This is a predicted structure of a 252-nucleotide part of an RNA (large-subunit ribosomal RNA, domain VI) from Euglena longa. NCBI's taxonomy places the organism under Eukaryota, Euglenozoa, Euglenida, Spirocuta, Euglena. It matches the Rfam family "Bacterial large subunit ribosomal RNA".

[in-house]
Context: one part of a larger RNA
RNA sequence: CGUUAGAGUAUUGAAAGGAUUUUUUCUUAGUACGAGAGGACCAGAAAAAACAUACCUAUGGUGUACCAGUUUUUGUACCAACAGAAUAUGCUGGGUAGCUAUGUAUGGAGUGGAUAACUGCUGAAAGCAUAUAAGUAGGAAGCCUACCUUAAGAUAAGUACUCUUUAUUAGAUUGUAGUAAGAUUAACUGUUAGAUAGGUAUUAGGUUUAAAAAUAGUGAUGUUUAGCUGAGAUAUACUAAUAAAUCGAAAA
Numbered sequence: 001c002g003u004u005a006g007a008g009u010a011u012u013g014a015a016a017g018g019a020u021u022u023u024u025u026c027u028u029a030g031u032a033c034g035a036g037a038g039g040a041c042c043a044g045a046a047a048a049a050a051c052a053u054a055c056c057u058a059u060g061g062u063g064u065a066c067c068a069g070u071u072u073u074u075g076u077a078c079c080a081a082c083a084g085a086a087u088a089u090g091c092u093g094g095g096u097a098g099c100u101a102u103g104u105a106u107g108g109a110g111u112g113g114a115u116a117a118c119u120g121c122u123g124a125a126a127g128c129a130u131a132u133a134a135g136u137a138g139g140a141a142g143c144c145u146a147c148c149u150u151a152a153g154a155u156a157a158g159u160a161c162u163c164u165u166u167a168u169u170a171g172a173u174u175g176u177a178g179u180a181a182g183a184u185u186a187a188c189u190g191u192u193a194g195a196u197a198g199g200u201a202u203u204a205g206g207u208u209u210a211a212a213a214a215u216a217g218u219g220a221u222g223u224u225u226a227g228c229u230g231a232g233a234u235a236u237a238c239u240a241a242u243a244a245a246u247c248g249a250a251a252a
Base pairs, nucleotide, nucleotide: 001153005164006163007162008161009160010159011158015150016149017148018147021049022048023047024046025045026044027043033038051107052106053105054104055103059101060100061099062098066094067093068092069091070090071086072085073084074083075082076081112144113143118138119137120136121135171247172246173245174244175191176190177189178188179187196240197239198238199236200235201234202233203232205229206228207227213224214223215222216221
């Protein structure tokens, strides 16, 4: 820009893409078959591999938010206690959220149709024969469906419902607080008739028993209420989502 008034919500599905994989074991059955050696079709069941998609409850990884330990050194006058530097975490042990695989879950199930090679039935031309000429039946991981995703720019531009009527309209955008969304855009949740983000309170979880004081010990150290943190959860308008601007439709 189009879709022929303009919007909001929900849809149909032309078309396109993806996937549609493989192996082993068990039963049937040591049966059919075969002198034996060996050893099935058909049918049923289970497990696994690779691949794909999603996810983070559990198992792990990361986790320069966080907690603890620790060496050297500088500083806070000193002790103690802290803080800085040693990497763009000094080193080490753990670790929430998020992200993640080696982890978890799910999937390739089922169905129908037309067929290939091939196999048939009936059957003439051609008194026979012949699956073919008329007629008719099977038959593949392949084809068309089916399954999953996108999908009306499908210009053949589809369908349904609702809203708006010349107006500060229905609605949309900017602005603005942001996000499980993100390079930017976009998308999505909000914008005081409000839990959108921060803060605050409580808390799942993490770390592992803070400082100070008392006490036991010559001392290292031990005991006594842990402390700190908390990207998660719940609650709470304390702070900030202000003010506003722009676009916006035909006939009857």